[in-house]
């Protein structure tokens, strides 16, 4: 390192500004956000060495590709569950990188909510670490 058991900790972000209206962070203009794992890389960044360039180490890298969680339905078993992403570039290779454009977002409440309030001091995919055992 691996496998098993067990414990601890961690584990979700976002309506600026304006319009209408008695009333809207819910409508309209506009703004903003993106859970977890996977594969990829000959990518990017940082650091160190060398100081041309190259090498090493570390970190990061998909909302719309695959899977999961959350959410919903059900007495239970079980079932359901978003986005056609498009286009140009580089490259052996990219629906992931770079440029441009587009699209999506549970339930309950309330003037119609991805962003407010609530279930939730909850649950959680999982991540890190400790201890024990096996080999």
């Nucleotide at each position: 390192a691996u496998u098993c058991a067990u414990c601890u900790u961690c584990g979700g972000g976002g309506c600026a500004g304006g319009g209408u209206g008695u009333a809207a962070u819910u409508c309209c203009c506009g703004a903003c956000c993106g859970g977890c794992g996977g594969a990829a890389a000959u990518a990017a960044a940082a650091u160190a060495g060398u100081c041309u360039u190259c090498u090493a180490u570390u970190u990061u890298u998909a909302g719309c590709c695959c899977g999961c969680g959350a959410g919903c339905u059900u007495a239970a078993c079980a079932g359901c569950u978003g986005a056609u992403u498009c286009u140009g570039g580089u490259g052996a290779g990219a629906u992931u990188c770079c440029g441009g454009a587009g699209c999506c977002g549970a339930c309950a409440g309330u003037a119609u909510a991805g962003u407010c309030u609530g279930g939730a001091u909850g649950g959680g995919a999982g991540a890190a670490g400790g201890u024990g055992a096996a080999g």
Predicted 3D model of a 135-nucleotide RNA (FMN riboswitch aptamer (RFN element)) from Sporosarcina newyorkensis. Its mean pLDDT, the model's own confidence on a scale to 100, is 76. The organism belongs to Sporosarcina, within Bacteria. Its Rfam family is "FMN riboswitch aptamer (RFN element)". From the family's description: The RFN element is a highly conserved domain that is found frequently in the 5'-untranslated regions of prokaryotic mRNAs that encode for flavin mononucleotide (FMN) biosynthesis and transport proteins.